[in-house]
Molecule: c-di-GMP-I riboswitch aptamer
Organism: Paenibacillus sp. GP183
RNA sequence: AAAAUGAAAAGGCAAACUUAUUGAAAAAUAAGGACGCAAAGCCUCAGGUCUAAAGCAGGAAUCCUGCCAAGACAGCUGGGCUGCCAAA
Numbered sequence: 001a002a003a004a005u006g007a008a009a010a011g012g013c014a015a016a017c018u019u020a021u022u023g024a025a026a027a028a029u030a031a032g033g034a035c036g037c038a039a040a041g042c043c044u045c046a047g048g049u050c051u052a053a054a055g056c057a058g059g060a061a062u063c064c065u066g067c068c069a070a071g072a073c074a075g076c077u078g079g080g081c082u083g084c085c086a087a088a
Stems, first nucleotide, its partner, number of pairs: 012037002017032006035075001041081003045078003048073003055067005
């Protein structure tokens, strides 16, 4: 010096919920708000979970049911990249 690990210190992020907007929905963005987080910083490559507009099939009579991500979740897991401090 670097890596693993994570006491302390300086800080950082922001769950649920509320309001507004967008969206078919899941959900996202902004403000408030803190459950928690050593990467709860960034990236959908693999798996997983959520939704099902369009599409397909069936029943019906203008609707219902089923299947299905190219949609969403990085605060689901693994993986990739980057990063503050530094005791044992």